[in-house]
RNA sequence: UCCUCGAAAGGGCAACCCGGUCGCAAGGCCGGCGCGCAAAGCUAAGGGCCGAGGCAAGCGUGGCUUGUCGCGGCAGCCUGGCUGCCGAA
Numbered sequence: 001u002c003c004u005c006g007a008a009a010g011g012g013c014a015a016c017c018c019g020g021u022c023g024c025a026a027g028g029c030c031g032g033c034g035c036g037c038a039a040a041g042c043u044a045a046g047g048g049c050c051g052a053g054g055c056a057a058g059c060g061u062g063g064c065u066u067g068u069c070g071c072g073g074c075a076g077c078c079u080g081g082c083u084g085c086c087g088a089a
Base pairs, nucleotide, nucleotide: 005087006086012037013036017032018031019030020029021028022027035076041082042081043080045079046078047077048074049073050072051071053069054068055067056066057065058064059063
C1' cells in the first nucleotide's frame, strides 16, 4: 500500500410515524423523530415488488381476478456495475 475484515474514535445516513409540499397513484422532496445501516453513497442492467393505464380472458353486470404490453416508481429486496471515510485484530 492492496484484499479480506469491522474493534476504536471522530463524523455520516435515516425506517416507521407526524407536519408541509409535488404527483392520478406507487412514490419524490423539505422539516421533526430515531428503526436500523460500513457503502442505507451512485447506477433501474438481470430478477423481484409496487402504481396508474391499454389489451385479452374469466367471473357475470360489478369492477374484481388472472395474463400480457408499454409507461412510472422502489438502490433501506437480491444480484451485477462505478466510486468512497477510518484502521485495531
Background
A computed fold for an 89-nucleotide RNA from a Planctomycetota bacterium, annotated as c-di-GMP-I riboswitch aptamer. The sequence was found by an Rfam model in a public genome assembly. The prediction has a mean pLDDT of 87.